Formats: sequence, structure tokens, C1' cells
RNA sequence: UACUGUUAAAGCCAAACCUGCUGUAAGGCAGGGGCGGAAAGCCACGGGUCGAGAAUGAUAGCCGGGUUGCCAGA
Repeated sequence: UACUGUUAAAGCCAAACCUGCUGUAAGGCAGGGGCGGAAAGCCACGGGUCGAGAAUGAUAGCCGGGUUGCCAGA
């Protein structure tokens, strides 16, 4: 360093739901909570889905892709 993985260890994130704030909305942020996750870290590039009369959009925990990282094994 490309690969494989969660057996072990140290940890990490955090669904639904509740409360508050915010947004026309989808949703987002904070606290609680814990369904799950081996990238459920980051990026809206392609597709999907959601939103909107349109426009500004949303979703990375929908799939693909790009990129970065912990531990162990080989």
C1' cells in the first nucleotide's frame, strides 16, 4: 500500500418515536431515545424516491460512483 473482515479490543454513528426551534413543503438542527450499521464518515456526479404551480430544493441510513479513516488478519 492494493485486498479480506468484525473473531477480539478500543471506540464511533444512530432508526422509529417524543420535546423544542426552523422551512411553503420534502426535510433540517438540538436534547432524549436505540432500530440497526464495518464506513450508517464526507461529496448531490449518474439513477431512483420525496417536495414544489414554477423556482429555491431534500434524501449519502435507496442504489451506483468518487474520496478519507480505526482495528485485526493475510